Source information
A computed fold for a 77-nucleotide RNA from a Promethearchaeota archaeon, annotated as transfer RNA. The sequence was found in a public genome assembly.
[in-house]
RNA sequence: GGGGGCAUAACUCAGCUAGGUAGAGUAUCAGUCCGAUAAACUGACUGUCAGAAGUUCGACUCUUCUUGCCCCUACCA
Numbered sequence: 001g002g003g004g005g006c007a008u009a010a011c012u013c014a015g016c017u018a019g020g021u022a023g024a025g026u027a028u029c030a031g032u033c034c035g036a037u038a039a040a041c042u043g044a045c046u047g048u049c050a051g052a053a054g055u056u057c058g059a060c061u062c063u064u065c066u067u068g069c070c071c072c073u074a075c076c077a
Base pairs, nucleotide, nucleotide: 001073002072003071004070005069006068007067010026011025012024013023020057028044029043030042031041032040050066051065052064053063054062
């Protein structure tokens, strides 16, 4: 240099194929339970869906560009 993939809650990840109210587990906080703690159970909290633009009645989802990370390959040494 060329090609491909990934970016969603504090963390790990679904949801994208096939556009239609953004979710789960863990963590945190509160409560129940317990002599107490843990576990278990109940509830609560948290989002610029990496950024920008476009298409659309409607975009996390489709298209383009940008940023960051990873992989393959070529070249140089």
Notes:
It matches the Rfam family "tRNA". By type it is a transfer RNA.